[in-house]
Context: one part of a larger RNA
RNA sequence: CACCGCCCGUCACGUCAUGGGAGCCGGGAAGACCCGAAGUCGCUGAGCUAACCCCUAGGGGAGGCAGGUGCCGAGGGUCGGCCUGGUGACUGGGACGAAGUCGUAACAAGGUAGCUGUAUCGGAAGGUGCGGCUGGAUCACCUCCUU
Repeated sequence: CACCGCCCGUCACGUCAUGGGAGCCGGGAAGACCCGAAGUCGCUGAGCUAACCCCUAGGGGAGGCAGGUGCCGAGGGUCGGCCUGGUGACUGGGACGAAGUCGUAACAAGGUAGCUGUAUCGGAAGGUGCGGCUGGAUCACCUCCUU
């Protein structure tokens, strides 16, 4: 490369990431309850017991030991939640891609001015109704200012 311009959306194809999703498979930190090893500690200790005490053939006491039991307790189990990763038929849009399809919405009054909130309708851009804005072209008129 300047209207033989620019440009919008659906649809089709490809790539990428991502949301939803019956679920499925894991990870993490806690909670409630149940079970609970070792061990310290508490209670008990009719069985056992050289050192200390009493009496003194023998026995008794203190202390200790085995045993029993309780608290704590590593960990295990059950339960329902919380946080989090992966995966999942199907599904939603998104980004990007030289040439695809349909139309032409916007940019010049873009050929119905545009934009906008809302409602509604339509393959799609979008259309229509109501209200708002000028960041609307053109023509006419009014008010004010300057010469």
The part of an RNA shown here (small-subunit ribosomal RNA, 3' minor domain) has 147 nucleotides and comes from a Dehalococcoidia bacterium.
It matches the Rfam family "Bacterial small subunit ribosomal RNA".
Lineage of the source: Bacteria > Bacillati > Chloroflexota > Dehalococcoidia.
The prediction has a mean pLDDT of 84.